[in-house]
Molecule: SAM riboswitch aptamer (S box leader)
Organism: marine sediment metagenome
RNA sequence: AUCCAGAGUGGCUGAGGGACGGGCCCGAUGAAGCCACGGCAACCGGCGCAGCAGCGCGGCAGGUGCCAAAUCCCGCAGGCGGACUUCGCGCCUGGGAGAU
Numbered sequence: 001a002u003c004c005a006g007a008g009u010g011g012c013u014g015a016g017g018g019a020c021g022g023g024c025c026c027g028a029u030g031a032a033g034c035c036a037c038g039g040c041a042a043c044c045g046g047c048g049c050a051g052c053a054g055c056g057c058g059g060c061a062g063g064u065g066c067c068a069a070a071u072c073c074c075g076c077a078g079g080c081g082g083a084c085u086u087c088g089c090g091c092c093u094g095g096g097a098g099a100u
Base pairs, nucleotide, nucleotide: 001100002099003098008037009036010035011034012033016026017025018024020075021074022073023072038067039066040065043063044062045060047058048057049056071097076094077093078092079091080090081089
């Protein structure tokens, strides 16, 4: 800085997985993991343009990352609406946590 975009098949194996809590989902029509091949993206890298430098733009794909659901949703605070005894509900904004 970004996170409502994008991208999966086969083999081995066999019960978990979606970070955590709650919810809601995925999973024997095969979870997670490993392997092979493939794909997405463009963080790092390197190339070109520009430039004192930085910032920037473009294209490449070497190193990462990713390939169910918005980071699956919420979590904390504030505002608004309806309701109103309270709990709780919906929407918006900001934040936190997490991932890259």